[in-house]
RNA sequence: GGGUCCAUAGCUCAGCUUGGUUAGAGCACUUGGCUCUUAACCAAGGGGUCGCGGGUUCAAAUCCCGUUGGGCCCA
Numbered sequence: 001g002g003g004u005c006c007a008u009a010g011c012u013c014a015g016c017u018u019g020g021u022u023a024g025a026g027c028a029c030u031u032g033g034c035u036c037u038u039a040a041c042c043a044a045g046g047g048g049u050c051g052c053g054g055g056u057u058c059a060a061a062u063c064c065c066g067u068u069g070g071g072c073c074c075a
Base pairs, nucleotide, nucleotide: 001074002073003072004071005070006069007068010027011026012025013024020058029045030044031043032042033041051067052066053065054064055063
């Protein structure tokens, strides 16, 4: 230098292929219940503008272009 994959909640990930209800799950966290207390268990809740910038579209996590960081392959 060329190719390819990954980036979504504090953590681990799904959703992308085929654009369409308000962006989800588990764990963690907060509050309450239960308990002598803790843990466990039960209930409720907070937390994201989907790495960044731009484009297409009525509508973008999803499609297109560029770019940043990381993994792998080739040179």